[in-house]
RNA sequence: GCCGCCAUGGUGUAGUGGUAGCACAGGAGCCUGUGGAGCUCCUGGCCCGGGUUCGAUUCCCGGUGGCGGCC
Numbered sequence: 001g002c003c004g005c006c007a008u009g010g011u012g013u014a015g016u017g018g019u020a021g022c023a024c025a026g027g028a029g030c031c032u033g034u035g036g037a038g039c040u041c042c043u044g045g046c047c048c049g050g051g052u053u054c055g056a057u058u059c060c061c062g063g064u065g066g067c068g069g070c071c
Base pairs, nucleotide, nucleotide: 001070002069003068004067005066006065007064010024011023012022013021018054026042027041028040029039030038047063048062049061050060051059
């Protein structure tokens, strides 16, 4: 330098055009002699800029960052 893949709560991940879901972590409550475990509820997220579309996390272009391959 070229090519490919990836970027989603604090962490790990699902979601291929119409309300962004799950687990752990965090907060509140129930339970418990205490703690832990368990149960219920809650908070919190689409890397950035543009385009297409009635509508974009999703499709297209560019950028940034990470990983891998070639040279």
A computed fold for a 71-nucleotide RNA from a Conexivisphaerales archaeon, annotated as transfer RNA. Lineage of the source: Archaea > Thermoproteati > Nitrososphaerota > Conexivisphaeria > Conexivisphaerales.